[in-house]
Context: one part of a larger RNA
Molecule: small-subunit ribosomal RNA, 5' domain
Organism: marine sediment metagenome
RNA sequence: GAACGAACGCUGGCGGCAGGCUUCAUACAUGCAAGUCGAACGAUUAAAGCCCCUUCGGGGGUGUAUAAAGUGGCGAACGGGUGAGUAUAAGGUGGAUAAUCUACCUUCCGGUGGGGGACAACGGCUGGAAACGGCCGCUAAUACCGCAUGUGGUUGCGGCGCCUUCGGGUGCUGCAAAGAAAGGCGCUUUCGGGCGCCACCAGGAGAUGGGUCCGCCCCCCAUUAGCUUGUUGGCGGGAUAACAGCCCACCAAGGCGACGAUGGGUAGCCGAGCUGAGAGGUUGAUCGGCCACACUGGAACUGAGAUACGGUCCAGACACCUACGGGUGGCAGCAGUAGGGAGUAUUGCGCAAUGGGCGAAAGCCUGACGCAGCCAUGCCGCGUGGAUGAUGAAGGCCUUCGGGUCGUAAAGUCCUUUUCUGAGGGAAGAACAACCCCGCGAGGAAAUGCGCGGGGUCUGACGGUACCUCAGGAAUAAGCAACGGCCUACUCCGUGCCAGCAGCCGCGGUAAUACGGAGGGUGCAAGCGUUGUCC
Repeated sequence: GAACGAACGCUGGCGGCAGGCUUCAUACAUGCAAGUCGAACGAUUAAAGCCCCUUCGGGGGUGUAUAAAGUGGCGAACGGGUGAGUAUAAGGUGGAUAAUCUACCUUCCGGUGGGGGACAACGGCUGGAAACGGCCGCUAAUACCGCAUGUGGUUGCGGCGCCUUCGGGUGCUGCAAAGAAAGGCGCUUUCGGGCGCCACCAGGAGAUGGGUCCGCCCCCCAUUAGCUUGUUGGCGGGAUAACAGCCCACCAAGGCGACGAUGGGUAGCCGAGCUGAGAGGUUGAUCGGCCACACUGGAACUGAGAUACGGUCCAGACACCUACGGGUGGCAGCAGUAGGGAGUAUUGCGCAAUGGGCGAAAGCCUGACGCAGCCAUGCCGCGUGGAUGAUGAAGGCCUUCGGGUCGUAAAGUCCUUUUCUGAGGGAAGAACAACCCCGCGAGGAAAUGCGCGGGGUCUGACGGUACCUCAGGAAUAAGCAACGGCCUACUCCGUGCCAGCAGCCGCGGUAAUACGGAGGGUGCAAGCGUUGUCC
């Protein structure tokens, strides 16, 4: 000199953009943060309208619709948080490869036949303070289970071709074995059905996302020198989606290490940030990629995917409820609270946009996100007025007492109105989707529907915000540090080795440009200094 997720002191007008618990991976009151689908299902409630009955009070059916609960499907493995752990690593980075998986999506090929038995909800009885149950009975499905079929796929046996390290691998093919499926809605109908949309099953390819493997590199300590028995390798098996001591039996005795093994300490890694002419040094906040974790430790279940933050089970610590028998909980999600600390914000608004989940759709959900609030925390921009004005006013300070200086500075005069106050106008961000209309296209007997294009209707949290116009009036707006040298900026008074200053050198013991005050001048400026850290 530059920088900062900064803090502290003094001061403080506005706007834009960004940032905001670096400490205790401490404990958490309260609310919200993951649901959705009635076009899978049984039920339930049920306005208008329509039909039937009626004792004229009403009741029943149909019907669009449907809160809470239940079965079922998809999602909940994303998104959001944190950095504890992790040091030749189950990580990062860059690359390569074979022994692999991939729900939803795209595309291609082939299918969806015919049956059965349950369990919730519900009803009855019943246990418990509660949490939550128990027994009996009824019932539906795209839930569950057999049977049939088998393009293709898998496995076994065989044939042919190619390769071969002679163990086998691979392509084509023959036979055999086991092994699938689910309907819903709309339109139409000659009531058999047909068509459309969405779903369902088997398989091929793709896309996307993972799992696995390998090379180089990735902090400090040798006052850590030897480490290792599933250890190193082989053979056979098991497990896995998959290779492999990943696991197991047997066999061999190996494997690593001063090119630093092992041990200890510290630490999430990177793109990048800061600094520097560069080489390098340093950092890993915000944003993006990867990893790890979710009260602590352990375990599996479900699933395409988890060994699962707002799932389950076990143990532990802690906290809460209790009828003392027993239960409940997990903010390192968003706000917020307590404690800790030099120190870090609102228990806000909205799903209008972007994105995500579910749904045919309308839509619902979304503390992701978009916004608003707080904070000079930072960067950038603007303002605190402009012109004129000498009796060089008053006043302060200095003085050699003549004067000098603050100083065109003020006052005064003439302007301007960014800001400010008041009034008025007032956005872009909105494109979709859906619905309506029109045109075209493929298919179909037709209709609904599907695809493409055009037009119309509708939708804004921010917000009456940004912005614009008018009116008013210089009106609302300057501080901080320093002035001995380094280092731009000097005099007076007070003090008298005292009080004090100080980054270093050093000032102060009676004229202190170095302490305290004043005037003046200097540097920055809505900031200025100090402290801390890094270059």